[in-house]
Model confidence (mean pLDDT): 83 of 100.
A computed fold for an 89-nucleotide RNA from Andreesenella formicacetica, annotated as c-di-GMP-I riboswitch aptamer.
RNA sequence: UCUGAAUAAAGGCAAACUUAUCGAAAGGUAAGGACGCAAAGCUAUGGGUCUAAGGGAAGCGUUUUUUCUAUGAUUGCCAGGUUGCCGUG
Numbered sequence: 001u002c003u004g005a006a007u008a009a010a011g012g013c014a015a016a017c018u019u020a021u022c023g024a025a026a027g028g029u030a031a032g033g034a035c036g037c038a039a040a041g042c043u044a045u046g047g048g049u050c051u052a053a054g055g056g057a058a059g060c061g062u063u064u065u066u067u068c069u070a071u072g073a074u075u076g077c078c079a080g081g082u083u084g085c086c087g088u089g
Stems, first nucleotide, its partner, number of pairs: 012037002017032006035076001041082003045079003048074003054069005
């Protein structure tokens, strides 16, 4: 540097759901709780997806509606960057 790939050990995180709380919402935070995860550690850098407060465009004597847009969110959607635990070729 490249390729294949077990077996252990010490541990770690915590989905759905419930309660409380923040938020316009998506969603976040805390406690409980475990579906799972070798990065399900950190990072919103690229893409995807979600939401639409604000802003824009239509529509109005019925209807306060329809639509577009992240500056918002998602790292347990996929990557990139970066930092770690143990063991064997």
Annotation:
The organism belongs to Andreesenella, within Bacteria.